Transfer RNA from a Peptococcaceae bacterium, 72 nucleotides, folded computationally. It matches the Rfam family "tRNA".
């Protein structure tokens, strides 16, 4: 150098063009003498950036950066 793959709540994933999700971690309740477990809610997201197509983009296109794979 060149080709590929990953990037989404704090951590670990999903979601392949129409309301951004689930687990686990936070944090109120209920329950216990008290912790734990259990059970009910809550709050966190620019979708790594920067632009394009589109009526509409996490998703599809270009370029970028970070990190890992492989060739040379």
């Nucleotide at each position: 150098g060149c080709g590929g793959a990953a990037g989404u709540g704090g951590c670990u994933c999903a979601g392949u063009g129409g309301u951004a999700g689930a687990g686990c971690a936070u944090u109120g309740g209920c329950u216990u003498c008290c912790c734990a477990a259990g059970c009910c809610g809550a709050g966190g997201g620019u979708c790594g950036c920067g632009g394009g197509u589109u009526c509409g983009a996490a998703u599809c296109c270009c370029g970028u950066c970070u990190u890992c794979c492989g060739c040379u």
NCBI's taxonomy places the organism under Bacteria, Bacillati, Bacillota, Clostridia, Peptococcaceae.